A computed fold for a 1554-nucleotide RNA from a wastewater metagenome, annotated as small-subunit ribosomal RNA.

[in-house]
RNA sequence: AGAGUUUGAUCCUGGCUCAGGAUGAACGCUGGCGGCGUGCCUAACACAUGCAAGUCGAACGGACCUUGCCAAACGGAAGUACUUGUACUGAAGUAUGGCGCUGGUUAGUGGCGGACGGGUGAGUAACACGUGAGUAAUUAACCUUCCAGACUGGGAUAACAACGGGAAACUGGUGCUAAUACCGGAUACGAUUUUCAGGCGGCAUCGCCUGGGGAUGAAAAGAGGCCUCUCCAUGGAAGCUCCUGCUGGAAGACAAGCUCGCGGCUGAUUAGCUAGUUGGUGGGGUAACGGCCUACCAAGGCAACGAUCAGUAGCCGGCCUGAGAGGGUGAUCGGCCACACUGGAACUGAGACACGGUCCAGACUCCUACGGGAGGCAGCAGUGGGGAAUUUUGCGCAAUGGACGAAAGUCUGACGCAGCAACGCCGCGUGGGUGAUGAAGGUCUUCGGAUUGUAAAACCCUGUCGUCAGGGACGAAGGUUGGGGCUUUAAUAGAGUUUCAACUUGACGGUACCUGGAGAGGAAGCCCCGGCUAACUCUGUGCCAGCAGCCGCGGUAAUACAGAGGGGGCAAGCGUUAUUCGGAAUUAUUGGGCGUAAAGGGCGCGUAGGCGGUUCUUUAAGUCGGAUGUGCAAUCCCCGAGCUCAACUUGGGAACUGCAUCCGAAACUGGGGAGCUAGAGUGCUGGAGAGGGUGGUGGAAUUCCACGUGUAGCGGUGAAAUGCGUAGAGAUGUGGAGGAACACCAGUGGCGAAGGCGGCCACCUGGACAGUAACUGACGCUGAGGCGCGAAAGUGUGGGGAGCAAACAGGAUUAGAUACCCUGGUAGUCCACGCUGUAAACGAUGAACACUUGGUGUGGCGGGAGUUGACCCCCGCCGUGCCGGAGCUAACGCGUUAAGUGUUCCGCCUGGGGAGUACGGUCGCAAGGCUGAAACUCAAAGGAAUUGACGGGGGCCCGCACAAGCGGUGGAGCAUGUGGUUUAAUUCGACGCAACGCGAAGAACCUUACCUGGGCUUGAACUGCAGUGGACCGGUAUAGAGAUAUGCCUUUUCGCAAGAACUGCUGCAGAGGUGCUGCAUGGCUGUCGUCAGCUCGUGUCGUGAGAUGUUGGGUUAAGUCCCGCAACGAGCGCAACCCUUACCCGUAGUUGCCAGCGGUUCGGCCGGGAACUCUACGGGGACUGCCCGGGUUAACCGGGAGGAAGGUGGGGAUGAUGUCAAGUCAUCAUGGCCCUUAUGUCCAGGGCUACACACGUGCUACAAUGGGUGGUACAAACCGUUGCAAAGUCGUGAGAUGGAGCUAAUCGGAGAAAGCCAUCCUCAGUUCGGAUUGCAGUCUGCAACUCGACUGCAUGAAGGUGGAAUCGCUAGUAAUCGUGUAUCAGAAUGAUACGGUGAAUACGUUCCCGGGCCUUGUACACACCGCCCGUCACAUCACGAAAGCCGGGAGCACUUGAAGAGGCUGUGGCAACCGCAAGGGGCUAGGUCUCUAUGGUGAACUUGGUGAUUGGGGUGAAGUCGUAACAAGGUAGCUGUAGGAGAACCUGUGGCUG
Repeated sequence: AGAGUUUGAUCCUGGCUCAGGAUGAACGCUGGCGGCGUGCCUAACACAUGCAAGUCGAACGGACCUUGCCAAACGGAAGUACUUGUACUGAAGUAUGGCGCUGGUUAGUGGCGGACGGGUGAGUAACACGUGAGUAAUUAACCUUCCAGACUGGGAUAACAACGGGAAACUGGUGCUAAUACCGGAUACGAUUUUCAGGCGGCAUCGCCUGGGGAUGAAAAGAGGCCUCUCCAUGGAAGCUCCUGCUGGAAGACAAGCUCGCGGCUGAUUAGCUAGUUGGUGGGGUAACGGCCUACCAAGGCAACGAUCAGUAGCCGGCCUGAGAGGGUGAUCGGCCACACUGGAACUGAGACACGGUCCAGACUCCUACGGGAGGCAGCAGUGGGGAAUUUUGCGCAAUGGACGAAAGUCUGACGCAGCAACGCCGCGUGGGUGAUGAAGGUCUUCGGAUUGUAAAACCCUGUCGUCAGGGACGAAGGUUGGGGCUUUAAUAGAGUUUCAACUUGACGGUACCUGGAGAGGAAGCCCCGGCUAACUCUGUGCCAGCAGCCGCGGUAAUACAGAGGGGGCAAGCGUUAUUCGGAAUUAUUGGGCGUAAAGGGCGCGUAGGCGGUUCUUUAAGUCGGAUGUGCAAUCCCCGAGCUCAACUUGGGAACUGCAUCCGAAACUGGGGAGCUAGAGUGCUGGAGAGGGUGGUGGAAUUCCACGUGUAGCGGUGAAAUGCGUAGAGAUGUGGAGGAACACCAGUGGCGAAGGCGGCCACCUGGACAGUAACUGACGCUGAGGCGCGAAAGUGUGGGGAGCAAACAGGAUUAGAUACCCUGGUAGUCCACGCUGUAAACGAUGAACACUUGGUGUGGCGGGAGUUGACCCCCGCCGUGCCGGAGCUAACGCGUUAAGUGUUCCGCCUGGGGAGUACGGUCGCAAGGCUGAAACUCAAAGGAAUUGACGGGGGCCCGCACAAGCGGUGGAGCAUGUGGUUUAAUUCGACGCAACGCGAAGAACCUUACCUGGGCUUGAACUGCAGUGGACCGGUAUAGAGAUAUGCCUUUUCGCAAGAACUGCUGCAGAGGUGCUGCAUGGCUGUCGUCAGCUCGUGUCGUGAGAUGUUGGGUUAAGUCCCGCAACGAGCGCAACCCUUACCCGUAGUUGCCAGCGGUUCGGCCGGGAACUCUACGGGGACUGCCCGGGUUAACCGGGAGGAAGGUGGGGAUGAUGUCAAGUCAUCAUGGCCCUUAUGUCCAGGGCUACACACGUGCUACAAUGGGUGGUACAAACCGUUGCAAAGUCGUGAGAUGGAGCUAAUCGGAGAAAGCCAUCCUCAGUUCGGAUUGCAGUCUGCAACUCGACUGCAUGAAGGUGGAAUCGCUAGUAAUCGUGUAUCAGAAUGAUACGGUGAAUACGUUCCCGGGCCUUGUACACACCGCCCGUCACAUCACGAAAGCCGGGAGCACUUGAAGAGGCUGUGGCAACCGCAAGGGGCUAGGUCUCUAUGGUGAACUUGGUGAUUGGGGUGAAGUCGUAACAAGGUAGCUGUAGGAGAACCUGUGGCUG
């Protein structure tokens, strides 16, 4: 960075698709290890269970445990005294009570914290977020600093106790008690408030400071220590001291509230919204401003710069992508917001309207004794559910952080770790070296080999990871106890701090890491291989199965399916799917377009908006520069550092392109001011014009009416008919009526913004132009909305109505003809007043301005010179055409009237179809207009140009193409081929011309490929090897239909030998196949066509396909030749060279010839001759060479001479590039497939020869130009030894016999026939015609039954010249006549060759067919046998309408009114204050009012689902009907509108040329 895909090819436009990156992913196959991350995107669905917010006894009264002491009781170890069983003393222990300066635990009161931390993204389009400001409008617990204090009293209440209620949750009253709980009073540096005086400042309301006076208003204690002074005196109180706490205030820090500028989604098929709404005043409320709330007053406020409404959405730092600008996104981490089952509400508090608080309502779940209660995982785990899909009911507070506490410490699912998952990123490994016989196996094969492949094996090594064993961390800082120092203090207490010693704290984890042992041992897959896109073969399959991202593969040789071998890519992953950016300049700011591809509004006026001439001055909004603040951290980037590296983590820097403020600059844009005249406009002068409106008026023509003349038709068409007419048409004459349109002039002439405007006259009226230069002084350009104008058709009302004419009717045409053609004919066309508002409303080209070479017409005006004038020439301005330069364009083309170069503004486009459709809105009387989608579907649709092909397009030309002629075919009979049918088989092939007397130059057997039957299986024919035998060959016999089988006779060769040759049998390789595929092929052939064409090199032109040459003017049979020309040359074709024929010459002279000479049996027979004919070799000859004329002084053409022949003399051979997948696998060859005791091979018989029929090609005829009979004449070419065969003889004949001669100019086939001369027949189914049939024969051949040819006799059919149609032939031709040959034993009416006789006609190119060249149109390219449109029928898909039905959403009105808050009331109740008391004050239960969640009712709105039926649309295999379009598409097409019709469509009217 591009690539594929529209076409036969090309360029362009334009969509679709691919290659890249990314992911919280999922799915398929596979899976060794580690590190670091990440992990419900769906149901803000419901949740079992456990845990996630507590802590403080140094605030308090208790309770319990423990401990010390005391008291008495029990108890009795042990001891003492001695009378040995008595007395005394009496420890431990037990329970009780009291006290305490023992310690611990703790429900409750109280304090602090539960507003943090953690989760989620439902709501929210908003000051929610981001960014930058403001608060002179604020709060602030804990923390820090400072100032000032902490005095004195009081009354209760939990706990507790004993009673009650309740199933429970819980709760009632009675009684007792404490505080750092609560309350009163005092005091008041500050504070708040009020008043007075003064000062300073600012930003409008105002802020700050100083001083004097008045008023209001605080507090709480707790732990430790000391005993010098006072009092009781062991010790304590007071006092002192320290620490913590408390109160009032000032400031800070952290945090929060509020306000403002700017910024970031979609829809106008949401255009108007708003009543506390906008503002004011008074009041209330708040920490604080404020309609925040309330009463009154005013009527405002927002909106096209998008209000309101609807849909969607948490926002950002960032993340992904991109060169960037952008686009997408908002997981993890960080900031902010919102929420906590749903809705509402407040309380407490520094902070909440509170996730693990309260109250109420609702839904759901659970418990219940049915009375009533309980709950909220969007905390961490986990469960169910949903889903393609997302983890453990783990360990620990060791670290970091948080709450409480003086502290130890407690709590902490925050957090630190572990577990699960290839979900992602990063790293490592699955071994390394040597190793050729290139092993085996696999695969392919041209059978030689190639490849897998140094790959393996084998040998030599290494040891990462894993495994086993041993060692083993960092992460720990602190804390407690004791000692020391310092600070505080009166203090060696205490507290704080520091130091030393000892003890002690690790979940991870015996983990990271280190060492050692063994051992290549345990560790590779996935996708792809037609192009894009790296990588190819075989087999299977046979439009099947399947693949596919796009193009597209698959119908018997698939590199595209499936498998295999091989190869390519990536790799513990690989593919697929989904999403997103890129490529896509395919929404284009950077960076696109609008004549014809999608796209200029039908035209004008003009509002908002956008843009705007020139000079000076000013300002500083835009702009530019500098500075300051901010732009959190993380991320990205750069330089470093730490894990062995990396990922990851971390230090520093840069960056964060932004915003705000300050200072500066003043060119440009903007704002203010003053001018100017070149833009624009006004004035004056002048002429041009179908510009518009109104009213008059004129003639021609059509039609009608009346009358006259006049008679049989008129009219109409391709041809007709309907129609009109003897009741007098048409024609003609006169007169009249009425409507519409204005011939000639008339012109790519004029005018108008467009639509459009055409006789003449008058009136009213708009605009442009030229000249002038007096005036104004930028007044301008464009123009969303808006307003107006706007062909035709249509519509309403009223007129009018001649002609024309949708609809309609009739007649034609036609397969049909709802059409084209004809005859009629109504709306309409016309007028007035309205409506409609569209067209191919087009230059398919928006408006304005400026600039940029020219030529030539024309309309208007002006100027110059000449001229008497008409007029001509030159110049300028405005308009309107043509041609062209540069430039532009994909090309076509445009080209001063731009589609060129620029500026400004508006409109419009973004693949085709669906569709200008649906729904909605709006306009309209309606028809309809304007606005204007989606689902679904396709990979194209399209523009311009190119080459062909085609045209019921054009031009030129040729051909037995037509015409002019001659003779046929088509009718008959027969022959032959084909189709069809039949059959056991009727073998196969050939199918328009270009199959059909074709392959087949010859089927009785053979041929033969077919059928039936009988046989063989290495085979009938070929080659090789191995084994075995010795013959093979030849003769002969038997059986059999034969193949064959079985016998008999004869019998080996070469070599010393080994062995070889030949041959039989067996076996293995292999044979064989007229089996399939001519659409796998070679070769050969047909055809266009013996038509004149087909190409190339170089050059040139074109972006290119391509063009040029090869076209043009002539000419030719010809791309034959000449001339011209951006072409110059060349090749294959044409022609010529070849053969034959026509004339002459030379040479030669037998088998041919015979002029002259001789002989003769009279036959060139013989002697001879070499002249002639002829034969067969070699030459000559013809070349437009000569003459005349025409033509361009050409090519060439016409005529003529000469010549045997004259303009390629006649004929043949010779067939360009190519076309038809033309024909042939059955001539031959050949790839692949198929058969192998048969699809091979042998044999016998049959069939290819059938026969209701149809067609092709022929023969013979239908007769007198003939037939029969008799006589008689003249050829050419060819053939012959497996042969031709003579003479002679026999037979009516076919033929037989015969065998001379001949390997052929010698002999033979061999008689030519038509012709000629005679004669008969005389127009008839015949003396025409010969089919058919009978009998008898001949010949060939093993064999003529199926199934040969010929002969004789007899028989004697159809047929009397042939419908539509169709074929051949232009001169030695047609026609006619015979002759030969190949094949062949025999068997031609076929094929082929030969000669004899021997015509007619061609004016000419209009038409039919075929062909060539040029040109034109094209929607064709499989190329007109093309393409293609619509209805209908069937299937299927999505959508619209629809009586309705069912939901959701947001509001409105009325109603209901929980909890709560506020107001009022409070006669009931009540500890603190006052009062001696009564009572007061104050509080309160209750009541009531307001607001209000929810619920209910109602009318509308909006949105979704569904819906009998219905409407069109899309897509489908070769359905039906027509043929509308593409060519002049057979009626030119298209278009707006209207009517009609099965359908495409038709018709009217106006428009366009595409």

RNAcentral holds the sequence, with entries from SILVA.